[in-house]
RNA sequence: AUUUGAAAAAGGCAAACCUUUAGUGAUAGAGGGGCGCAAAGCUAAAAGAGUCUUAAAAAAAGACGGUCAGGCUGCCAAA
Numbered sequence: 001a002u003u004u005g006a007a008a009a010a011g012g013c014a015a016a017c018c019u020u021u022a023g024u025g026a027u028a029g030a031g032g033g034g035c036g037c038a039a040a041g042c043u044a045a046a047a048g049a050g051u052c053u054u055a056a057a058a059a060a061a062g063a064c065g066g067u068c069a070g071g072c073u074g075c076c077a078a079a
Base pairs, nucleotide, nucleotide: 002079003078004077005076012037013036017032018031019030020029021028022027035066041072042071043070048068049067050064051063052062053061054060
């Protein structure tokens, strides 16, 4: 440097659910929680794809990166 994540170690993140706050809503922030995650780190949701919401409808506006792909970076170990 490349590939890989079977075993190991150190640490990291945190689904559902509960409490609370914001929102019409999808959802989001905080606290608890721990299903899972080797990028579940960052970026990106108009210029890849997709899913979802909207208090009449439409126009339009919005939510999701823990749905997949992309860009950048990175711990440990093995070969």